Background
Predicted 3D model of an 86-nucleotide RNA (c-di-GMP-I riboswitch aptamer) from Ornithinibacillus bavariensis. It matches the Rfam family "c-di-GMP-I riboswitch aptamer". Gene Ontology term of the family: cyclic-di-GMP binding. NCBI's taxonomy places the organism under Bacteria, Bacillati, Bacillota, Caryophanales, Ornithinibacillus.
């Protein structure tokens, strides 16, 4: 330094779900809880996915269209990085 995660070890992070609280929604945030992660750190840059309040469109009151809102625990890029292998 450049791959890779069998075995170990120190740690770490937390899905669903249950409570307060923000949010029109999605979801977002504390705590509880762990299904799982070897970058499940961090950035919404491509791609994809979720929502659909303003706004157009319609107007039977009900439906489509829409990111400026979200999701990195889909994927793929960028940057950092713990320990151990070779």
């Nucleotide at each position: 330094u450049u791959u890779c995660g069998a075995a170990a070890a120190a740690g770490g992070c937390a899905a669903a779900c249950c409570u307060g609280u923000c949010g029109a929604a999605a979801g977002a945030u504390a705590g509880g809880g762990a299904c799982g992660c070897a970058a499940a750190g961090c950035a919404a840059a491509g791609g994809g996915c979720c929502u659909a309040a303003u706004a157009c469109c319609g107007u039977u009151u009900g439906a489509g269209u829409g990111a400026u809102g979200g999701c990195u625990g889909c994927c793929u890029u960028g940057c950092u990085a713990c320990c151990g292998a070779a």
It was read from a public genome assembly, where an Rfam model found it.